[in-house]
Context: one part of a larger RNA
């Protein structure tokens, strides 16, 4: 110098305390751990691993298994012969592929018209080709994480024999190593914290597909609305009190917004041989008739059990029935897919319109109104399981998703324990989208209704600056 400490001073964080709604007890989804199996592919493991990679495992993906195949190879270059390339149906097989046959087909450049070449195929040789094989303790790259924490550091100069130290200490102050004032310092650089986007107000400009002061409708126009550009507007300017005549703090006023207005991206130096050789890239090792390719099936979906993350409940601030009101982000051509018509219903017919502020996805739902239920394992809850069917695909047995009708479990608020959350948040209530024939309780976003507390920092947990002890390095 650091690192530590059940020293010490200060300070800051949903870290505590105040609240609000939860996990942990059921049921189901889904990771995962153990078991099992031919296989149940592989990778992640405290915080930072477990709805993670995986933004979609019926084949295919697919890397695991059996089993049938293949050995210049599924795929790239390079020699050599041959054939244009390309097509077409037959046996056999679970296919992969084997086999025999060929109905069609002769293209482009150059040409001395004999061929040559450039693409493509086929067969043969061996250099090679491949490998989701190993090692993240060899590695680039990229990511968690401490943390958006406020910090890490150079240059000269000066102090110390030297490791070093000053600078970064100190009074104040900040969301900040922010700023001031003071100092053997004096400057500088990565972070801060400005420009970058989205909101909230207002002008300018543009008015189509958007909008309408005109009874409608055309028609006109562009004030409203709204999109979409481009400016302003917020900077402790201002007034007052404290302050050290300072930075700065409280208070105000004016304003659409007030002290970083509210949100995002942005993550220093570097930690933890964290994570990834299964995104890719690469050193080595290893493997070459196989640890490489191809096929069909199965498997990843198994089940005494045990954690994680979540979805629905356990009911009356509620469920049913019936009426009815109001988004906002977003998608759509191998597509969204209106009207109308079947059909109780998944959905079938049907095809109008849209490459789209024009059409359609698209009836938001919770909210209101009125009506029944009246504290019951119920008109609560809906798994489980029987049946008819509906769809998407060659194909729904392992192993899809949805109707209808019948079954109608557990569950009456959850032990010790523990998690998020400070305001348009928490909770609730729906709708959109990537993936993607099909299939979302995940995930990424969106807007509706819309709270409850924060005495304070003694204590947990984590961080920061100073300091003190140390048998630590």
């Nucleotide at each position: 110098u650091g690192a530590c400490g059940g020293g010490g001073a200060c300070c800051c964080g949903c870290a505590c305390a105040a609240g609000c709604a939860g996990u942990g007890g059921a049921g189901u989804a889904u990771g995962u751990g153990g078991u099992u199996u031919a296989a149940u592919u592989c990778g992640a493991c405290g915080a930072u691993a477990c709805g993670c990679g995986a933004a979609a495992a019926a084949u295919c993906u697919u890397a695991c298994c059996a089993g049938g195949c293949c050995u210049u190879g599924a795929c790239a270059u390079c020699c050599a012969a041959c054939u244009a390339a390309c097509g077409a149906g037959g046996u056999a097989g679970a296919a992969a592929u084997a086999c025999a046959u060929u109905a069609g087909g002769u293209g482009c450049c150059c040409u001395u018209c004999g061929g040559g070449g450039a693409a493509a195929g086929u067969u043969g040789a061996g250099a090679c080709a491949g490998g989701u094989g190993g090692u993240g303790c060899a590695u680039g790259g990229u990511u968690g994480u401490c943390g958006u924490c406020a910090g890490c550091u150079c240059g000269u100069g000066u102090c110390g024999u030297g490791a070093g130290a000053u600078g970064u200490u100190g009074g104040g102050u900040u969301a900040a190593g922010u700023c001031c004032c003071g100092c053997a310092a004096c400057g500088a650089g990565c972070g801060c914290g400005a420009c970058c986007c989205c909101u909230a107000c207002g002008a300018u400009u543009a008015g189509u597909u958007g909008c309408u002061a005109c009874g409608c409708a055309a028609g006109a126009g562009c004030a409203c609305u709204c999109u979409a550009u481009u400016c302003g507007g917020a900077c402790u300017g201002c007034c007052g009190u404290u302050g050290a005549c300072a930075a700065a703090a409280c208070g105000g006023a004016g304003g659409a917004a007030g002290g970083u207005g509210g949100g995002g991206a942005u993550g220093a130096c570097g930690u933890c041989a964290a994570a990834u050789c299964c995104u890719c890239a690469u050193g080595c090792c290893c493997u070459u008739u196989a640890u490489g390719g191809c096929c069909u099936g199965g498997g990843c979906a198994a089940c005494a059990c045990a954690c994680g993350u979540a979805c629905u409940a356990c009911a009356a601030u509620g469920g049913c029935u019936a009426a009815u009101a109001c988004a906002a982000c977003g998608g759509g051509g191998a597509g969204c897919u209106a009207a109308a018509g079947c059909g109780c219903g998944a959905g079938c017919u049907g095809g109008a319109g849209c490459g789209a502020a024009u059409c359609c996805u698209u009836c938001a739902a919770a909210a209101u109104u009125a009506g029944u239920c009246u504290c019951a394992g119920u008109u609560c809850g809906g798994a489980u399981u029987g049946u008819a069917g509906g769809c998407u695909g060659a194909a729904a047995c392992u192993c899809g998703c949805c109707u209808g009708c019948a079954u109608g479990a557990a569950g009456u608020u959850g032990g010790a324990a523990u998690u998020g959350c400070u305001a348009g948040u928490a909770a609730u209530c729906g709708c959109g989208g990537a993936u993607c024939a099909u299939c979302a309780u995940g995930c990424c976003g969106c807007g509706g209704u819309g709270a409850a507390u924060a005495c304070g920092u003694u204590c947990c947990c984590g961080g920061g600056u100073c300091u003190u002890g140390u048998a630590c390095a």
Small-subunit ribosomal RNA, 3' major domain from an uncultured rumen bacterium, 473 nucleotides, folded computationally. The prediction has a mean pLDDT of 83.